[in-house]
Molecule: transfer RNA
Organism: Candidatus Kerfeldbacteria bacterium CG_4_10_14_0_8_um_filter_42_10
RNA sequence: GGGGAUGUGGCUCAAUGGUAGAGCACUUCCAUGGCAUGGAAGGGGUUAGGGGUUCGAGUCCCCUCAUCUCCA
Numbered sequence: 001g002g003g004g005a006u007g008u009g010g011c012u013c014a015a016u017g018g019u020a021g022a023g024c025a026c027u028u029c030c031a032u033g034g035c036a037u038g039g040a041a042g043g044g045g046u047u048a049g050g051g052g053u054u055c056g057a058g059u060c061c062c063c064u065c066a067u068c069u070c071c072a
Stems, first nucleotide, its partner, number of pairs: 001071007010024004018055001026042006048064005
């Protein structure tokens, strides 16, 4: 330099172009004398960044960035 893959709450991961969710973690409350554990409720996301297509984009297209990988 060229090809490919990945990028989504703190972490691990979902989401057929149609309300962005789950588990763990965090906060509060209940049960227990306390811990562990169980239950209930709650907070937290510019879906890596920018642009385009579309009535509508995490998803499709283009560029950039980061990581991994292959070729040279």